[in-house]
Predicted 3D model of a 266-nucleotide part of an RNA (large-subunit ribosomal RNA, domain VI) from a metagenome. It matches the Rfam family "Bacterial large subunit ribosomal RNA".

Context: one part of a larger RNA
RNA sequence: CGCAGGAGAUUUGAGGGGCGCUGUCCUUAGUACGAGAGGACCGGGAUGGACGCACCAAGGGUGAAUCAGUUGUCGUGCCAACGGCAUAGCUGGGUAGCCAUGUGCGGAGCGGAUAAACGCUGAAGGCAUCUAAGCGUGAAGCCGACCUCAAGAUAAGAUCUCCCAUUCGGUUAACGAAGUAAGACCCCUUGUAGACCACAAGGUUGAUAGGUCGGAGGUGGAAGCGCGGUAACGCGUGAAGCUGACCGAUACUAAUAGGUCGAGGG
Numbered sequence: 001c002g003c004a005g006g007a008g009a010u011u012u013g014a015g016g017g018g019c020g021c022u023g024u025c026c027u028u029a030g031u032a033c034g035a036g037a038g039g040a041c042c043g044g045g046a047u048g049g050a051c052g053c054a055c056c057a058a059g060g061g062u063g064a065a066u067c068a069g070u071u072g073u074c075g076u077g078c079c080a081a082c083g084g085c086a087u088a089g090c091u092g093g094g095u096a097g098c099c100a101u102g103u104g105c106g107g108a109g110c111g112g113a114u115a116a117a118c119g120c121u122g123a124a125g126g127c128a129u130c131u132a133a134g135c136g137u138g139a140a141g142c143c144g145a146c147c148u149c150a151a152g153a154u155a156a157g158a159u160c161u162c163c164c165a166u167u168c169g170g171u172u173a174a175c176g177a178a179g180u181a182a183g184a185c186c187c188c189u190u191g192u193a194g195a196c197c198a199c200a201a202g203g204u205u206g207a208u209a210g211g212u213c214g215g216a217g218g219u220g221g222a223a224g225c226g227c228g229g230u231a232a233c234g235c236g237u238g239a240a241g242c243u244g245a246c247c248g249a250u251a252c253u254a255a256u257a258g259g260u261c262g263a264g265g266g
Stems, first nucleotide, its partner, number of pairs: 001152001005163007015149004021049007033038001051106005060099003066093005071086006110144003117137004164265001166178004183261004187203005208254003211250005217243003224237005
């Protein structure tokens, strides 16, 4: 820009893309077959590998703004307590998120048309012949089925709902312009989204983010004070103190105010 007014939703599916693998074991059955050795077709069931998609409840990994321990040194006047630097100083843990090595699921089954092949009926050619007319069976393959994108599918589809016939110019027509409607955007707070855009949740009729409060989870027993010990240190107060992303609550802070676009219908 188009889709013969302007919008908000929900869709159909022309047409694309994806998937498509396979082992072992049990049973049928030590049966058929075979002198024996050996050992099935067909059918039924179980369990794996690799691959793919999704996920984080559990067990794990990571987790540079979380907790603790600790060495050297500098600083906060000193003690104590802290802070900086030393690879994140080193070490031990670890929430959310992300993740695989973890968990769940998938290939299937089924239908249609076929290939090789196997048939039925059957002439030419009194027989025979799967083929010439006709009709079947038959593959991990083809078309469906399963997952997914999809009406720029310009043949531009469908359904539901909302907004309405304003003003000015104009041969009062086409058309042009303006202010609006439904609605949308700008702007702002953000994340389940994300390179940007987009998408999604919100913008005071508000829990969108931060803060605060409570909780979960993590760490593992804070500081101060008291007691014991010459001291290092230990014990008590006390499952203490601290705690990023997690779960809630709460308008304290910030989403204020405002602006722009947007129909008049062959």